[in-house]
Molecule: Glycine riboswitch aptamer
Organism: uncultured Nocardioides sp.
This record gives sequence, structure tokens and C1' cells, in this order.
RNA sequence: CGCGCGGGAGAGACCCACCAGCACCUCCAGGUGAGCGCCGAAGGGGCAAAUCCUCCCCGGAACCUCUCAGGCACCCGGACCGCGCG
Repeated sequence: CGCGCGGGAGAGACCCACCAGCACCUCCAGGUGAGCGCCGAAGGGGCAAAUCCUCCCCGGAACCUCUCAGGCACCCGGACCGCGCG
């Protein structure tokens, strides 16, 4: 570094429109698109703040910051951790 297994958080299953459901209404609920609100732990940007590496400067880094991307019921994903193998 790669593979496998296990663990693994956060934030509206909001609202509008459309499609589909098929006796009607109500309720519930799926998908797509938009609107606003939010999350940070794929990835990406930045050292402007703070932190760490150094006595300081410079420089660098990140679970820090920005939210471009991604995400906001479940599933999937998921940094990181543990075990095993190459």
C1' cells in the first nucleotide's frame, strides 16, 4: 500500500410541483426536480483563525477551517480503529 471481516457519527423521512397508486375522500408512503434550512468523518480547497510539529521565524499537517462535491428515515456510503492475509 492492497484485500477480507467487524465497529463506525452528524444533520428536515421540511415544503412546493410533477410522475406513479386507481371507485372516491382522508391518511400513509415511493421516485424525480426545485426552494429554504442544516451536517462534516468519502473526496476537494485553505492555512485566514485556533491547535499540533519547533525556542522563534519560515514551512508543514489535520478528526482545524471552508462547505465545491457529498450527505440530512432505512439502505448505501463513511474518515478512523481492531483483527487476519498478501